The RNA shown here (transfer RNA) has 74 nucleotides and comes from a Phycisphaerales bacterium. The coordinates come from a structure-prediction model, not an experiment, and the mean pLDDT is 80. Its Rfam family is "tRNA". The family's RNA type in Rfam is transfer RNA.
RNA sequence: GGGCGCUUAGCUCAGUUGGCUAGAGCAUUCCGCUUACACCGGAAAGGUCACUGGUUCGAGUCCAGUAGCGCCCA
Numbered sequence: 001g002g003g004c005g006c007u008u009a010g011c012u013c014a015g016u017u018g019g020c021u022a023g024a025g026c027a028u029u030c031c032g033c034u035u036a037c038a039c040c041g042g043a044a045a046g047g048u049c050a051c052u053g054g055u056u057c058g059a060g061u062c063c064a065g066u067a068g069c070g071c072c073c074a
Base pairs, nucleotide, nucleotide: 001073002072003071004070005069006068007067010026011025012024013023019057028044029043030042031041032040050066051065052064053063054062
């Protein structure tokens, strides 16, 4: 330098063929349970879906570019 893949909550990851108000587990906070604690049950908070632009009535999802990370080739 070229090709391919990935980037979604603090962490690890889902997200059907574009059509919801974007989800799960863990972690955090609170409540219940318990003489405590742990476990368990319930709830809450937490997201510019990497960034910029485009297509569309509508984009996490499609297109282009940029950035970071990984793999392969040279």